[in-house]
The RNA shown here (transfer RNA) has 86 nucleotides and comes from Propionibacterium sp. The sequence was found in a public genome assembly. Its Rfam family is "tRNA". The family's RNA type in Rfam is transfer RNA.
């Protein structure tokens, strides 16, 4: 330098325009069981900003822009990582 694939929540990782903050797992918190503990089984569980604050909106899918009514998702640039070729 070419060319292809990937980037998503604390990890890992499903999605392939609309029902998507978005399955599923792990972690982690709370409970239940146990003498206690593990293992099991049940709830819960991302950020930041904002509000009438046991709730409620809004925005966020590496970054930045476009297509569209609509966008993790499709199209360009850039950054990162991998693998292949020179």
């Nucleotide at each position: 330098g070419g060319u292809g694939g990937c980037g998503u929540g604390u990890c890992c990782g499903a999605g392939c325009g609309g029902c998507c903050g978005a399955a599923g797992g792990a972690g982690c918190g709370c409970g239940c069981c146990u003498c206690g503990a593990a293992a099991g089984c049940g709830c819960g569980u991302g950020a930041u900003g904002g509000g009438u604050c046991u709730c409620c909106c809004a925005u966020c899918c590496g970054u930045g822009g476009g297509u569209u009514c609509a966008a993790a998702u499709c199209c360009c640039a850039c950054c990162g990582c991998c693998a292949c070729c020179g």